The RNA shown here (Guanidine-I riboswitch aptamer) has 98 nucleotides and comes from a marine sediment metagenome. Its mean pLDDT, the model's own confidence on a scale to 100, is 85. RNAcentral holds the sequence, with entries from MGnify. Its Rfam family is "Guanidine-I riboswitch aptamer". The literature on the family includes a 2017 paper in Mol Cell by Nelson et al., "Metabolism of Free Guanidine in Bacteria Is Regulated by a Widespread Riboswitch Class".

RNA sequence: AAAUGAUGACUAGGGUUCCGACAGAUACUCUGUGCCUGGACCGAGAGUUGUCGACCUCUUGAAUAGGGGGUUACACGGAGGGAUAAAAGCCCGGGAGA
Numbered sequence: 001a002a003a004u005g006a007u008g009a010c011u012a013g014g015g016u017u018c019c020g021a022c023a024g025a026u027a028c029u030c031u032g033u034g035c036c037u038g039g040a041c042c043g044a045g046a047g048u049u050g051u052c053g054a055c056c057u058c059u060u061g062a063a064u065a066g067g068g069g070g071u072u073a074c075a076c077g078g079a080g081g082g083a084u085a086a087a088a089g090c091c092c093g094g095g096a097g098a
Base pairs, nucleotide, nucleotide: 005052006051007050008049009048010047013042014041018039019038020036021033022032023031024030025029053072054071055070056069057068058067059066060065074094076097080092081091082090
């Protein structure tokens, strides 16, 4: 100094709009409880994994181009604020600071 890149799936974790559960009521609807293990939902820079990309290298080919192998490391971290119904290892943010 920088491709410490982009993105899909999932997990730790997270709450409560919806569904369900539980309780109640003037009862087939409404209210309350997330101090309900759930369905569904949100979900990691510092978690897992796939794909693409980038870089290095070998190689085929006259050439545009193709193929093989490898690298993509490391990463302690508040308070506060923001989104959504709401919360969070979400976003501010590999931020402040150490």